Predicted 3D model of a 677-nucleotide part of an RNA (large-subunit ribosomal RNA, domain II) from Fusicatenibacter saccharivorans.

[in-house]
Context: one part of a larger RNA
């Protein structure tokens, strides 16, 4: 992994609602006892509890009583039938739906592992080094010392056994629950080792590491209390049917727990509830505003300050400072308002639409982590698939159609059946059902089919304005001069470094005391201006539609893809189809309404009613079986499900239907248990 058995809201007692059923102002027995056909039997038994009368802390009094001085007031009472059983369902008290810790106590049982101590014993191959003392000569006054031997000391040198375990490499479902190979360390000692013995669990041991104490150790192991608690995770077993939530307030050694509303659901009772127009009404929010409060700007003005000057002690003058107050101008504000909606809200009467949606008492619950996506804040960076609240919506608990592909986006809410029809969103060239469809434009960028400041003679359409057949724009041809080299400056300054002018004046068709390039200053070229040629529309702003450019990243290029250009893009228009579980038709099934014809619903998690199937005994009845019971295998058959039959085979003795009543009463999930494969 798979298959097959097992596997989890029970029981007893009180109590609390609801229904059935007895008997009734009364019901109703326990413990026990007699009887018997021995069964949910019959009879005794009234002790005891409920209840019929209450109120007062009591005396005590009563349909009242108590509070008090009280014939007031007011609190509880009176006016509504209870009681014993059986069933459900809930909560209490027991383990209480089931498995599940770490972990505490209590009583044992462990030192044949291992720590340490005690008693007996036992083992250390060879080799090296040469302490002290001791002898012999030297030496001394006698020591001291010297020297040569002897001797054999040391937690001493080197190295097997023996004992450790320090590098690494190898094993790591190992040969091995700690080893194996290479080296390393000590190996006469605080050494090693045999054998007996001793110290126990909050206690031992400990050259001390929270190290050992039987492969277990921040406190062993074994049974016991004990089904120890577990606001914690985890499973919890057939069926259809009618409603259906909540993720929020308070409060809480609370916060992933609860308890009380709230939001579901069932019953009972009552008769309302909503909605939309009207009209009345509270309020200070958008906006708007500066009359308060504060914030800011520019001007006038002006108390006061500062700087200058002043025989500086002043008086006084003065100021391109600062500046309260006030004028004027023109702004901001959630905690500003002289104002001020729109929605919402409360309330009235009536009409209208809705049709049990509403209150109210009772049973049962579940919910307290919510998500998102508009729209109006707040917090944060007008950051997040971010954080917190309003209000609406999906999701949660909602399937279908669309958005490629997707809880939360658009559409639409699936009672079943159909190889019927219309739409919704979104589509209509092929993948792919439906228009290669119609008009009129726009775009040339493959824009469509990401993205800004921000650039530009892209293109389209509007508005307006200058020129223009008394010839415009452009483009050629010629001219663009004189006083003058304007004046000052300057080493020069001559139109053209700078500076200063009235921006002169003359000729002119027209030419500035110069538009630019240039030169050391001159020159030179060129504009502006004028004239011909040309012959018809040119420039300028501003305002919109659609395009460009800015525009670089990591598998594969941002259309789902092929592929699209008078379109399959974009804008508008106007007709056709496709296109859902949405509508509508036909049939059918349930649930409520309704006399009745008939109508209306019928997605669904937590979780609340309802109705059923099936499994094993048991009590009555009717059956069935060797002419073959149960099981097992097959199979085209019935039901709205769980589920029942029929026939054949196999099998070889029990069984099945109806009613009733009783539970060890339904498995796929618990790293479930056992047992096979």
């Nucleotide at each position: 992994u798979c298959c097959g058995g097992c596997g989890a809201g029970u029981u007893a007692c009180g109590u609390u609602u609801a229904c059935u059923g007895g008997c009734a102002a009364g019901g109703u027995u326990a413990a026990g006892c007699a009887c018997u056909c021995a069964a949910g039997g019959u009879g005794c038994g009234g002790a005891g509890c409920c209840g019929a009368a209450g109120g007062g802390a009591a005396a005590c009094c009563a349909a009242g009583u108590c509070u008090u001085a009280a014939g007031a007031g007011g609190g509880c009472g009176u006016g509504a039938a209870g009681u014993c059983a059986g069933u459900a369902a809930g909560a209490g008290u027991a383990g209480a739906c089931c498995c599940g810790a770490a972990a505490c106590c209590g009583g044992g049982u462990g030192a044949u592992c291992u720590a340490c101590c005690c008693a007996u014993g036992u083992c250390c191959a060879g080799g090296c080094u040469g302490a002290a003392g001791c002898u012999g000569c030297c030496g001394u006054a006698a020591g001291a010392g010297g020297u040569a031997g002897u001797g054999g000391a040391g937690g001493g040198c080197c190295g097997a056994a023996c004992g450790c375990a320090c590098a690494u490499c190898c094993g790591u479902u190992g040969a091995a629950a700690a080893g194996g190979g290479u080296g390393g360390c000590g190996a006469u000692g605080a050494g090693g080792u045999g054998u007996g013995g001793g110290u126990a669990g909050g206690g031992g041991a400990g050259a001390a590491a929270u190290u050992c104490c039987a492969a277990u150790c921040g406190a062993a192991c074994c049974c016991g209390g004990a089904g120890a608690u577990a606001g914690c995770u985890g499973g919890u077993u057939c069926u259809c049917c009618u409603c259906g939530a909540a993720a929020u307030a308070g409060c809480u050694u609370u916060a992933g727990g609860g308890c009380u509303a709230g939001c579901c659901u069932c019953g009972a009772u009552g008769g309302a509830g909503u909605c939309u127009u009207a009209c009345g009404g509270a309020g200070g929010u958008a906006g708007a505003g500066c009359a308060c409060u504060g914030a800011a700007u520019u001007u006038c003005u002006a108390a006061g300050g500062g700087g200058g000057c002043g025989u500086c002690a002043a008086a006084g003058c003065u100021u391109a400072c600062c500046a309260a107050g006030g004028g004027a101008u023109a702004u901001c504000a959630a905690a500003c308002u002289c104002c001020g909606a729109a929605u919402g809200c409360c309330g009235u009467a009536a009409a209208g639409a809705u049709g049990c949606u509403c209150a109210u008492c009772g049973g049962g619950a579940g919910u307290c982590a919510g998500a998102c996506u508009g729209c109006a804040c707040g917090a944060g960076a007008u950051a997040a698939g971010u954080u917190g609240g309003g209000c609406a919506g999906u999701c949660a608990a909602a399937a279908g159609g669309g958005a490629a592909a997707g809880a939360g986006c658009c559409c639409a809410g699936a009672c079943c059946u159909g190889c019927u029809g219309c739409u919704a969103a979104g589509g209509u060239c092929c993948c792919a059902a439906a228009g290669u469809a119609c008009g009129u434009g726009u775009u040339a960028a493959g824009u469509g089919g990401a993205a800004a400041a921000g650039g530009a003679u892209g293109u389209g359409g509007g508005a307006u304005u200058u020129c223009g057949a008394a010839g415009a724009c452009a483009a050629c041809u010629a001219g663009g001069a004189u006083g003058u080299u304007g004046g000052c400056u300057c080493a020069g300054a001559a139109g053209c470094a700078g500076c200063c002018a009235c921006a002169c004046a003359u000729u002119c068709a027209a030419a500035g005391a110069g538009u630019g390039c240039g030169u050391a200053a001159u020159a030179g070229c060129u504009c502006a201006c004028u004239a011909g040629u040309c012959g018809a529309g040119a420039g300028g702003u501003c305002c919109u539609g659609c395009g460009c450019c800015g525009a670089a990243a990591a598998u594969g290029u941002c259309c789902g893809g092929g592929g699209c250009u008078g379109a399959a893009a974009c804008a508008c228009g106007a007709c056709a189809c496709c296109g859902a579980a949405g509508c509508a038709c036909a049939g059918g099934a349930u649930a409520c309404c309704g006399c009745a014809a008939g109508g209306u619903a019928u997605g669904g998690u937590a979780g609340a009613g309802g109705a059923g199937c099936a499994u094993u005994g048991c009590u009555g009845g009717c059956g069935c079986a060797a002419c073959g019971a149960a099981g097992c295998a097959g199979u085209a058959c019935c039901g709205g499900a769980a589920g029942g039959a029929g026939c054949u085979g196999u099998g070889g003795a029990g069984u099945g239907c109806c009613a009733g009543g009783a539970a060890g009463a339904g498995a796929g999930a618990a790293u479930g248990c056992c047992g096979g494969a």

Overview:
Its mean pLDDT, the model's own confidence on a scale to 100, is 85. The source organism's lineage runs through Bacteria, Bacillati, Bacillota, Lachnospirales and Fusicatenibacter.